[in-house]
Molecule: Bacterial RNase P class A
Organism: Alphaproteobacteria bacterium
RNA sequence: CCAGACGGCCGGAUGGUUGCGCUGCGGCAAUGGGGAAACCCGCCGCGGUGAGGAAAGUCCGGGCUCCACGGAAACACGGUGCCGGAUAACGUCCGGCGGGGGCGACCCCAGAGACAGUGCCACAGAAACAAACCGCCGGCGCCGGGCAACCGCCGCCGGCAAGGGUGAAAUGGUGCGGUAAGAGCGCACCGCGGGACCGGCAACGGGACCGGCAGGGCAAACCUCACCGGGAGCAAGACCGAAUAGGGACGGCAAGGGAAGCGCAAGCGACCCGGGCGGGUUUCCGCGCCGCUGUCCGGGUGGGUCGCGCGAGGCGGCGCGUAAGCGUCGUCCCAGAUGAAUGGCCAUCCCUCGCGCAAGCGAGGACAGAACCCGGCUUACAGGCCGUCUGGCACU
Numbered sequence: 001c002c003a004g005a006c007g008g009c010c011g012g013a014u015g016g017u018u019g020c021g022c023u024g025c026g027g028c029a030a031u032g033g034g035g036a037a038a039c040c041c042g043c044c045g046c047g048g049u050g051a052g053g054a055a056a057g058u059c060c061g062g063g064c065u066c067c068a069c070g071g072a073a074a075c076a077c078g079g080u081g082c083c084g085g086a087u088a089a090c091g092u093c094c095g096g097c098g099g100g101g102g103c104g105a106c107c108c109c110a111g112a113g114a115c116a117g118u119g120c121c122a123c124a125g126a127a128a129c130a131a132a133c134c135g136c137c138g139g140c141g142c143c144g145g146g147c148a149a150c151c152g153c154c155g156c157c158g159g160c161a162a163g164g165g166u167g168a169a170a171u172g173g174u175g176c177g178g179u180a181a182g183a184g185c186g187c188a189c190c191g192c193g194g195g196a197c198c199g200g201c202a203a204c205g206g207g208a209c210c211g212g213c214a215g216g217g218c219a220a221a222c223c224u225c226a227c228c229g230g231g232a233g234c235a236a237g238a239c240c241g242a243a244u245a246g247g248g249a250c251g252g253c254a255a256g257g258g259a260a261g262c263g264c265a266a267g268c269g270a271c272c273c274g275g276g277c278g279g280g281u282u283u284c285c286g287c288g289c290c291g292c293u294g295u296c297c298g299g300g301u302g303g304g305u306c307g308c309g310c311g312a313g314g315c316g317g318c319g320c321g322u323a324a325g326c327g328u329c330g331u332c333c334c335a336g337a338u339g340a341a342u343g344g345c346c347a348u349c350c351c352u353c354g355c356g357c358a359a360g361c362g363a364g365g366a367c368a369g370a371a372c373c374c375g376g377c378u379u380a381c382a383g384g385c386c387g388u389c390u391g392g393c394a395c396u
Stems, first nucleotide, its partner, number of pairs: 001392010012349007020050009032041003052367001056378002059376005064233004077229005082096005097111001098109004112224002117222002119218003133164002135160007143152003172190006191213001192211003197206003237306004247297007256273003261268002275290004313332008350365006
């Protein structure tokens, strides 16, 4: 210098000006304004603070809240799945182990169980589980050829996994021996299985020695084993609380009729009865349905307040730990909207693109954007910075 691997960080900067949300202090304004109430707030001045590394997807885990629930076990359903550690917890993270990829730095893996059982293995192929299609070999029979030994066609019986062929996969591989042909049938090497013992907390690794070798694969197929798991979610939930309709309690209700009593009379009149509809009609009794209105009660909706920002919190030092992380000390307070603020403009600089010999000119600023909070994962992302490491080339 080129090519790459891993980790960490930033993700336009500064100033001016004008707005917006939340908020502190001071002043002004009240017998104030809005509203039924609950509750909310105006003006002026000076401040403070105001999106993210992913706020995203809503995929895991938790806090918090309400609902359900006497405990334990089993079953069902769902999830997780090498070992050890971290953690509030996790399917996350860290460190290892095993397998795979890369010359390497390094990267990837749901990575338990296939002699508990069931199922599946496309196409091709005879066969995908316990295999004979072609083929090789032996025996017998018939026929043909040959003087004969023997050879050949066909049929039947049997042996053979060496060769051919199919396939992702065909019952260890190569070689020598062996055989009728073959075959771990025998042997050597490789592979494989078991394995005393050794190392390691463990996963696992090494391994004397033993065994001719064992009937494939798939469990993100059912399943088995081990472990974990109540449900719903801030529109959770708590509180304050209109009108109208509806619910409940207690009353009242017209026209009309009767009537104690008062009064010479006309008349007055406490009090009692008394609403409408429904059987073909009427009366009485019973039943059902429907009212108008007043006061009070209760719950819900619209409305309002809280929940709602001190937290598994940030930064720094020290200690422990390989690390994830833990402990301790110091320090800081860091968005809380609810049609929903976090914006616009100008100047200088930075970066990218285009034009230009140049000075410079023009255009643009990645992905995206809080809504109860936290730990993760995943996905999106212009450009840039830092560190460690690997391979190569050149020079010294």